A computed fold for a 347-nucleotide part of an RNA from a metagenome, annotated as small-subunit ribosomal RNA, central domain. Its Rfam family is "Bacterial small subunit ribosomal RNA". RNAcentral holds the full RNA, with entries from SILVA.
Context: one part of a larger RNA
RNA sequence: CUGGGUUUAAAGGGUGCGUAGGCGGCGUUAUAAGUCAGAGGUGAAAGGCCACCGCUUAACGGUGGGACUGCCUUUGAUACUGUAGUGCUUGAAUAAGGUUGAGGUUAGCGGAAUGUGACAUGUAGCGGUGAAAUGCAUAGAUAUGUCAUAGAACACCAAUUGCGAAGGCAGCUGGCUAGACCUUUAUUGACGCUGAGGCACGAAAGCGUGGGGAGCGAACAGGAUUAGAUACCCUGGUAGUCCACGCCCUAAACGAUGCUUACUCGAUGUUUGGGCUAUAUGCUUGAGCAUCCAAGGGAAACCAUUAAGUAAGCCACCUGGGGAGUACGUUCGCAAGAAUGAAACUC
Numbered sequence: 001c002u003g004g005g006u007u008u009a010a011a012g013g014g015u016g017c018g019u020a021g022g023c024g025g026c027g028u029u030a031u032a033a034g035u036c037a038g039a040g041g042u043g044a045a046a047g048g049c050c051a052c053c054g055c056u057u058a059a060c061g062g063u064g065g066g067a068c069u070g071c072c073u074u075u076g077a078u079a080c081u082g083u084a085g086u087g088c089u090u091g092a093a094u095a096a097g098g099u100u101g102a103g104g105u106u107a108g109c110g111g112a113a114u115g116u117g118a119c120a121u122g123u124a125g126c127g128g129u130g131a132a133a134u135g136c137a138u139a140g141a142u143a144u145g146u147c148a149u150a151g152a153a154c155a156c157c158a159a160u161u162g163c164g165a166a167g168g169c170a171g172c173u174g175g176c177u178a179g180a181c182c183u184u185u186a187u188u189g190a191c192g193c194u195g196a197g198g199c200a201c202g203a204a205a206g207c208g209u210g211g212g213g214a215g216c217g218a219a220c221a222g223g224a225u226u227a228g229a230u231a232c233c234c235u236g237g238u239a240g241u242c243c244a245c246g247c248c249c250u251a252a253a254c255g256a257u258g259c260u261u262a263c264u265c266g267a268u269g270u271u272u273g274g275g276c277u278a279u280a281u282g283c284u285u286g287a288g289c290a291u292c293c294a295a296g297g298g299a300a301a302c303c304a305u306u307a308a309g310u311a312a313g314c315c316a317c318c319u320g321g322g323g324a325g326u327a328c329g330u331u332c333g334c335a336a337g338a339a340u341g342a343a344a345c346u347c
Stems, first nucleotide, its partner, number of pairs: 004318003007301002012315001014201004021194003025088007033081002035077008049065006091191001092188004096183005103177007110154001114150008125136002162169002206247006215241002220236004258314006266292011277280001296303002320347003329340004
């Protein structure tokens, strides 16, 4: 390069926004760059290929043909692509009116539980386990009641629910803010799709500075268990978990399934809109979330209008196992490390 692939065999980027680029709706006019046709020039000869011929044959040689798939000039064609102009409304967007939700951010408030402190009642145990012990307790614990205080998380509602690009999001109320969907017209008139680089976001853990610290709890200590027990169980317990600001940038970041558009039987449940009437377990029309199944696909499992079906556009990625996501170099980072990413050798 050609061809084949990417749910599970190697392979979809963690997610979005978007630059270059690639691709791009329906008409019409011009042009004729791509494209197609004709003509001319050139494409050296030798060699190679084909045919015939000459040396007794062959090697070798001669003649002719064809090829040289290209480039240049010129005359035309105009379906498609391009370019320029002009128009359209179905793609896209905007406006108006409604609806919806744990979407984001910020401030305030709430009750239960837990721990701690104070006071009161009260006395010998409590706690914990398979059984125990460490531990707590006559300096009065555990338990019960009242009051105070602290931090974190929000039972029931709750769902196969909902929202968000993903990560993710759940007590209540307010402020600010982003989106999605529906309806009817109206407006703009292809303004679109994808997206190498780039930019932004990105669970948990971890890092820096300053707070906070109830519960839980790496490390650590002790008690058990055990042949041992650097574990599982128990008693404690530091970092952390929480807040503010700044980093880190990775996950089985999963639907292990990139985004967009069109097309292809049905059934059921559910969320949220619109319309109709016969007001019903109704019909119909959108947008989601799920389950089952047809055609079709698939190695099978299975997928099946939310495709892994049928097609188109663009991006990313794969090419036997190990060595290895390692080494070296580079970039980023305070560090931890992250990103990029081989080879020898070996099977």